[in-house]
Context: one part of a larger RNA
Molecule: small-subunit ribosomal RNA, 3' major domain
Organism: groundwater metagenome
RNA sequence: AGACGGGGACUCGCACAAGCGGUGGAGCAUGUGGUUUAAUUCGAUGGUGCACGAGUAACCUUACCAGGGCUUGAAAUCCCGAUGACGACUUUCCGAAAGGGAGGUUUUCUUCAAGGACAUCGGGACAGGUGCUGCAUGGUUGCCGUCAGCAUGUGCCGUGAGGCGCUCCCUUAAAUGGGGUAACAUGCGCAACCCCUGCCUUGAGUUACAAGUGUCUCAAGGGACUGCCGUCUUAUAGACGGAGGAAGGCGGGGACGACGUCAAAUCAGCAUGGCCCUUUGAUGCCCUGGGCGACACACAUACUACAAUGGCUACUAUAACGGGCCGCGAAGUCGCAAGACGGAGCUAAUCUCUUAAAAGUAGCCCCAGUUCGGAUUGGGGUCUGCAACUCGACCCCAUGAAGUUGGAAUCGCUAGUAAUCGCAGAUCAGCACGCUGCGGUGAAUACGUUCCCGGGCCUUGUACA
Numbered sequence: 001a002g003a004c005g006g007g008g009a010c011u012c013g014c015a016c017a018a019g020c021g022g023u024g025g026a027g028c029a030u031g032u033g034g035u036u037u038a039a040u041u042c043g044a045u046g047g048u049g050c051a052c053g054a055g056u057a058a059c060c061u062u063a064c065c066a067g068g069g070c071u072u073g074a075a076a077u078c079c080c081g082a083u084g085a086c087g088a089c090u091u092u093c094c095g096a097a098a099g100g101g102a103g104g105u106u107u108u109c110u111u112c113a114a115g116g117a118c119a120u121c122g123g124g125a126c127a128g129g130u131g132c133u134g135c136a137u138g139g140u141u142g143c144c145g146u147c148a149g150c151a152u153g154u155g156c157c158g159u160g161a162g163g164c165g166c167u168c169c170c171u172u173a174a175a176u177g178g179g180g181u182a183a184c185a186u187g188c189g190c191a192a193c194c195c196c197u198g199c200c201u202u203g204a205g206u207u208a209c210a211a212g213u214g215u216c217u218c219a220a221g222g223g224a225c226u227g228c229c230g231u232c233u234u235a236u237a238g239a240c241g242g243a244g245g246a247a248g249g250c251g252g253g254g255a256c257g258a259c260g261u262c263a264a265a266u267c268a269g270c271a272u273g274g275c276c277c278u279u280u281g282a283u284g285c286c287c288u289g290g291g292c293g294a295c296a297c298a299c300a301u302a303c304u305a306c307a308a309u310g311g312c313u314a315c316u317a318u319a320a321c322g323g324g325c326c327g328c329g330a331a332g333u334c335g336c337a338a339g340a341c342g343g344a345g346c347u348a349a350u351c352u353c354u355u356a357a358a359a360g361u362a363g364c365c366c367c368a369g370u371u372c373g374g375a376u377u378g379g380g381g382u383c384u385g386c387a388a389c390u391c392g393a394c395c396c397c398a399u400g401a402a403g404u405u406g407g408a409a410u411c412g413c414u415a416g417u418a419a420u421c422g423c424a425g426a427u428c429a430g431c432a433c434g435c436u437g438c439g440g441u442g443a444a445u446a447c448g449u450u451c452c453c454g455g456g457c458c459u460u461g462u463a464c465a
Stems, first nucleotide, its partner, number of pairs: 002464001003462003007459002010456004015449002019413005026304002029301005034295002042053002064290007073126001077125008087106008108117003128277002131275003137271002139266003142262001144260001149188006155164003168179003194254004199222007209212001225248001228242005306406001310365007322353003327346002332341003372403001377398007419441007
């Protein structure tokens, strides 16, 4: 100098408190541990692992297992030798396929001797490895933390390590600003510059809208700065109240993450040092089938419920973000439905996915394991796909389990937020209770900082380093 303290002072944060809704109990989904297994591939493991890598495991993926095959190899570069084709079509044998064997037809180019191009075979250099080491690394990422800190130059103090500066007072979301000051300056951070959004103006308008003043769309500007008034204050920085204003003191949200910490994570995204495996039963490569989906159990994260602020039936309204040519697919017809037929239109502000749902109106149910709840199981179907047995999603009929609000404990959230309702997209042949976005409806509470947790600054103690 640090770190730590069940030391102190100050201060902040959904940290507590005040509220609202959950988790922990049930069923199911997913992940993980464990166990099992021929294999249940690998990694992630307090906070900072566990709907995490994976933004889709039927085959493929796939790295695992069993079995069958290949060995200059599935792909790359080069050398030597042999062949003249390679290839295409076809017959046949073994085979689950991969692969291996035996034939048939057809078949090169070039300055024509050589040689060259191309291909196969043989040989040789080499390839290949999701094999090991994240404690050899690059790159990227998590956490402290969007916390306000972290450094440097010159100078001053100290024998020195080092200190001051950055402490103090006021203030701020902020090392934000002001004052004071052995400091004066500076850099990386903070803020601003960037994007979205809320108000206005102007311009341009197609494919948008009742047809031109406008809605809407796109673009460029304006607007907010404590600018004005008052109170407090060192009459500084600023705080509080008010006016005007669409918006007021950072208007709301995003992107943006200082020096560093955890030998944190990743050699399986990629790259890469070193080590290891590779003429034989390969740690390489191909294929078929299986596994990653097992199941006494335990944990984590979600979904659906336990009902009347509800369930069911009928009718009526209102979005936004997005996607679409190997695609989105309308009207119409058929089917109880999943869906099928159909094929208009659309390279899309034009057509389409696309009827949003909660909500509203009317009716039934009358507190019950029920007209709640939907697990499980039986039967019949639809779709995708070479193929739904292991192991897909959906529909219909039947079945109708647990569950009556959940112990100790524990999580999220301060406003268009929580809660609740649906929609879209990526991945994708098919498959979403996950993820990323979008809009609809729309609260309660915050006295306060004693306490719990975490952070910052100063100070104090220390047997730690």